[in-house]
Context: one part of a larger RNA
């Protein structure tokens, strides 16, 4: 000097920041992911027309169909639920950080751009209807539509596989162009101007790999390795490769520190120092890694997927005992741990995101508010004048000193504070949670608003009285056993100031 602090005393107010550093420990309760009716068929509700029937006087009242229309919406499908948000357990590792490379790779949505978009089929949920269960849900049978599913047809600059010519490189090749031959595609909607659907090409984003070089402590840790290290073939993969697996060889790696323990998420930063450096990764911003422990795929352009889906283990809840259900390391909050760490609040108004054509619907991201002096900065606790140097207090050589212009008293101010009136900007347009807030004016009245450490010498500031090696003080030296500037009080003095010690940590 500094801290995501914590204790102790004290506290008037704004602004801007920051708050579970232990138990990755168990979680009551709410809510944190949807959205599309312009892709579908249906259920339900309601208007209108048009028709049958009842009732009844003409009209009107009910009741049933058809057709249009508007709302709603469980089901199918379609996109997103790999992003946003959390938390640091695991990782000493291409994990992170620079720096390169893939002639070894993919990329939905978006931009640009070429070319299609023909013509058919069998289903399934919802729905009905039967049934089984306590519940979760499940089974049978029946019916139906799509942008859901399946074939056909076109088909290249697209994939294979061959043939030929240029061009370049870095073995294996790459690029380009010309040519056989074989495979391969679509869906439609509607308010009629769009939006979509197939395949090609480039791009931009995104990811995946691979290398050099860095990256904590132990040698009281000297040997380590069998898919191990390297070939051939082969399977996989988006793609390299022991990745995986047949045969084959027997290497590989180590004191330049392998192995094996321990310990820790890396980083841009942060603190701190004249610097070199040392400490340290809370806020924020990049990258990993996790998601009750373990293990597994699936679906997708993207996952081995926090609020998906099997299993296995633990714990916990419901049960009719036969079987289910759950998973806050999202925002609240709750119990426990601990010195120690917030509200079970408001809004989608702003930025951003999902979906939609669009109106919009979602968003505990965000954006506000609540709470803590937990930190930085900024104000305030008035301001001028006042000597009878008032009273009190303390000390005192009893003259008197000090407190102290301090106070009373006189003027004056009105930031703060009450009240009371106006009242943005943040939004381009209908749209402000925040808010009648910030801010302005205007009234009242000095009125609401100081404490904490010390005072022996480092270290700025001293006497008195108690106390008498006792109570006690201390960071070192070291005070304390009858006149203790060191212990307690008190007066008086220094310091700092909404704080002010003390404790822990780090330079």
């Nucleotide at each position: 000097g500094a801290u995501g602090a914590a204790c102790g005393c004290u506290g008037g107010c704004g602004g801007c920041g920051u708050g579970c550093c232990u138990a990755a420990u168990a979680c009551a309760u709410g809510c944190a992911a949807g959205u599309c009716g312009a892709a579908c068929g249906g259920a339900g509700a309601u208007a209108a027309a048009c028709u049958a029937g009842u009732g009844u006087u003409u009209a009107c009242a009910u009741u049933g169909g058809u057709u249009u229309g508007u709302c709603u919406u469980a089901g199918u499908g379609g996109c997103g639920g790999a992003c946003g948000g959390g938390u640091g357990a695991g990782u000493a590792a291409c994990g992170c950080g620079u720096g390169a490379g893939c002639a070894a790779u993919c990329u939905g949505c978006c931009u640009u751009u070429g070319g299609g978009u023909g013509g058919g089929g069998a289903a399934u949920a919802a729905c009905a209807u039967a049934g089984g269960g306590a519940a979760a849900c499940c089974u049978g049978u029946g019916c139906u539509a799509a942008u859901a599913c399946c074939g056909c047809a076109u088909g290249a600059c697209g994939u294979g596989c061959g043939g030929g010519g240029g061009u370049g490189g870095c073995a294996u090749c790459a690029c380009u162009c010309c040519u056989g031959u074989a495979c391969c595609a679509a869906a439609g909607a509607u308010u009629u101007a769009u939006c979509g659907c197939c395949u090609g090409a480039a791009g931009a984003u995104g990811a995946g790999c691979u290398c050099g070089c860095g990256u904590c402590c132990g040698a009281u840790u000297a040997g380590a390795u069998a898919g191990u290290u390297g070939g051939u073939g082969a399977g996989g993969u988006a793609a390299c490769g022991g990745c995986u697996c047949a045969c084959c060889a027997a290497g590989u790696c180590g004191a330049c520190g392998a192995u094996c323990g321990g310990u820790a998420g890396c980083c841009g930063g942060a603190c701190u120092g004249a610097g070199a450096g040392g400490u340290u990764g809370a806020c924020c911003g990049g990258c990993c890694a996790c998601a009750u422990u373990g293990g597994g795929a699936c679906u997708g352009a993207g996952a081995u997927a926090c609020g998906g889906c099997c299993c296995a283990g633990a714990c916990u809840c419901c049960u009719a005992c036969g079987g289910g259900a759950g998973g806050c390391a999202g925002c609240a909050g709750u119990a426990g741990g601990g010195a120690a760490u917030a509200u079970u609040g408001g809004g989608c108004a702003a930025u951003g995101g999902g979906c939609g054509a669009a109106a919009g619907c979602c968003u505990g991201a965000c954006c506000c508010a609540g709470c803590a002096a937990c930190g930085c900065c900024g104000c305030g606790u008035g301001a001028a004048g006042g000597a009878a140097g008032a009273a009190g207090g303390c000390c005192c050589u009893c003259g008197g000193g000090u407190u102290g212009u301090a106070a009373a008293c006189u003027u004056c101010u009105u930031u703060u504070a009450u009240c009371a009136g106006g009242g943005a900007a943040g939004a381009a347009a209908u749209u402000g949670a925040c808010g009648g807030u910030a801010c302005c004016u205007g009234a009242u009245g000095a009125a609401u608003a100081a404490g904490c450490c010390a005072c022996g010498g480092c270290u700025a500031a001293c006497u008195a009285c108690g106390u008498g090696c006792c109570a006690g003080c201390a960071g070192c030296c070291g005070c304390g056993g009858u006149a203790a500037u060191a212990c307690g009080u008190a007066g008086g003095u220094g310091g700092c100031a909404a704080g002010c010690g003390u404790u822990a940590u780090c330079c």
This is a predicted structure of a 507-nucleotide part of an RNA (small-subunit ribosomal RNA, 5' domain) from an uncultured bacterium. The coordinates come from a structure-prediction model, not an experiment, and the mean pLDDT is 84.